[in-house]
RNA sequence: UGGGGAAUAGUAUAAUGGUAGUACAGCGGACUCUGACUCCGUAGGUCGAGGUUCGAAUCCUCGUUCCCCAGCCA
Numbered sequence: 001u002g003g004g005g006a007a008u009a010g011u012a013u014a015a016u017g018g019u020a021g022u023a024c025a026g027c028g029g030a031c032u033c034u035g036a037c038u039c040c041g042u043a044g045g046u047c048g049a050g051g052u053u054c055g056a057a058u059c060c061u062c063g064u065u066c067c068c069c070a071g072c073c074a
Base pairs, nucleotide, nucleotide: 001070002069003068004067005066006065007064010024011023012022013021018054026042027041028040029039030038047063048062049061050060051059
């Protein structure tokens, strides 16, 4: 430099263009002599900027970061 892939909450992972969900973790509570387990409740997220659309995590453009492959220089 070229080609391909990926980016959603602290972590992991869903979501035919139509309410952004689930699990664990966190926090609060119940239980317990205390803790653990178990149960109930609860906050928090679409990489950035534009575009298309009645409506975008999803489609298009540009950019950023990461991964894989190839190439160039040393």
A computed fold for a 74-nucleotide RNA from a Rhodospirillaceae bacterium, annotated as transfer RNA. Rfam family: tRNA. Rfam links the family to the GO term triplet codon-amino acid adaptor activity. From the family's description: Transfer RNA (tRNA) molecules are approximately 80 nucleotides in length. Lineage of the source: Bacteria > Pseudomonadati > Pseudomonadota > Rhodospirillales > Rhodospirillaceae. Its mean pLDDT, the model's own confidence on a scale to 100, is 80.